The RNA shown here (Bacterial RNase P class A) has 353 nucleotides and comes from a Dehalococcoidia bacterium. Rfam family: Bacterial RNase P class A. By type it is a ribozyme. Rfam links the family to the GO terms tRNA processing, ribonuclease P activity and dimeric ribonuclease P complex. The coordinates come from a structure-prediction model, not an experiment, and the mean pLDDT is 75.
RNA sequence: CAGGCAGGACGGGUGACCGCUGCGGCCAUACGGCUGCAGAGGAAAGUCCGGACUCCACCAGGCGGGGUGCUGGGUAACGCCCAGGAGGGGUGACCCUACGGAAAGUGCAACAGAAACAUACCGCCCGCCCCCGGGCGGGCAAGGGUGAAAUGGUGAGGCAAGAGCUCACCGGAGGCGCGGUGACGCGCCUGCCGUGUAAACCCCACCCGGAGCAAGACCUAAUAGGGGGCCAAGGCAUGCCUGGGCUGUCCCCGGGUUGGUCGCAGGACUGCGGCGGCAACGCCGCAGCAAGAUGGAUGGUCACCGGCCGCAACAGCGGCGCACAGAAUCCGGCUUACAGUCCUGCCUGGCUU
Numbered sequence: 001c002a003g004g005c006a007g008g009a010c011g012g013g014u015g016a017c018c019g020c021u022g023c024g025g026c027c028a029u030a031c032g033g034c035u036g037c038a039g040a041g042g043a044a045a046g047u048c049c050g051g052a053c054u055c056c057a058c059c060a061g062g063c064g065g066g067g068u069g070c071u072g073g074g075u076a077a078c079g080c081c082c083a084g085g086a087g088g089g090g091u092g093a094c095c096c097u098a099c100g101g102a103a104a105g106u107g108c109a110a111c112a113g114a115a116a117c118a119u120a121c122c123g124c125c126c127g128c129c130c131c132c133g134g135g136c137g138g139g140c141a142a143g144g145g146u147g148a149a150a151u152g153g154u155g156a157g158g159c160a161a162g163a164g165c166u167c168a169c170c171g172g173a174g175g176c177g178c179g180g181u182g183a184c185g186c187g188c189c190u191g192c193c194g195u196g197u198a199a200a201c202c203c204c205a206c207c208c209g210g211a212g213c214a215a216g217a218c219c220u221a222a223u224a225g226g227g228g229g230c231c232a233a234g235g236c237a238u239g240c241c242u243g244g245g246c247u248g249u250c251c252c253c254g255g256g257u258u259g260g261u262c263g264c265a266g267g268a269c270u271g272c273g274g275c276g277g278c279a280a281c282g283c284c285g286c287a288g289c290a291a292g293a294u295g296g297a298u299g300g301u302c303a304c305c306g307g308c309c310g311c312a313a314c315a316g317c318g319g320c321g322c323a324c325a326g327a328a329u330c331c332g333g334c335u336u337a338c339a340g341u342c343c344u345g346c347c348u349g350g351c352u353u
Stems, first nucleotide, its partner, number of pairs: 001349010012305007020039008041324001045335002048333005053212004065208005070084005085099001086097004100203002105201002107197003121144002123140008152170006171192001173190007216262004226253004233247002236244001269288008306322001307320005
């Protein structure tokens, strides 16, 4: 210098004027006016996962259903994060992985192929028979052929031919020892038996009650319907009274409308520092308060600077308000979108000293 890998920060700036929402102060009480301050994001998004909170249900446990799935740790919790192991990719920095169990059972393995769990099509070898060539019986699974996959691989010995039949190395399984909290690794011994598939059923281990801020709580005039009380009147029934019951008036309770208020902005909060930890993270100290709409605010215009695009040698001129996008109970994650800019560490190649 070029190409790359990993991580982090930002994502227009300043000023003027006119508006909108909230809070404070003052004036006013016509709910207004004046003034000061504050007013979208790293993803506010998708609503995928986990919680806080609220109401309902609930003895424990089981069945069913759903989820998670290498190990250890972090956390309020997680399917998230950190640190590792194993496998895979890359020259490398580094990246990726649904990564428990196929020796509990069931299912499936298209086409091809003899055979997809038990098998021999072509072959190789031995014996017998007939007539060169074949037939019959037996042995074999090395070679050929099919397939995504054929049951350890390579080499040597061995054999009639072969074969883990034997040996060496590799691979795999079982056992023992050592190291590690563990996943796992290393070594030694035995010795080669049992195809693949669990994002097929299933088995194992662990986790999970339901609904959601239109949750839920409070206030509330009037009406309908409901409950209670009281005086008087009318009607039912009766020969009459008491009692009962119906209707109406009055009062009280109660009910609760997308009406109002709360929930709702001080919190698993933010910044800095110290300590512990490889880290995720935790503890302590100091400081700070930072949107809160509901016909749903956070906007518009102008000037200068910056950026991008086009023309142009430059100066300059013209265009673009200028990436993705926009709160709605809150918080922790994941995923997706994103013009452009900056910073740190590392890798590979070239050149120079």

The RNAcentral record of the sequence draws on ENA.
A source record names the gene rnpB.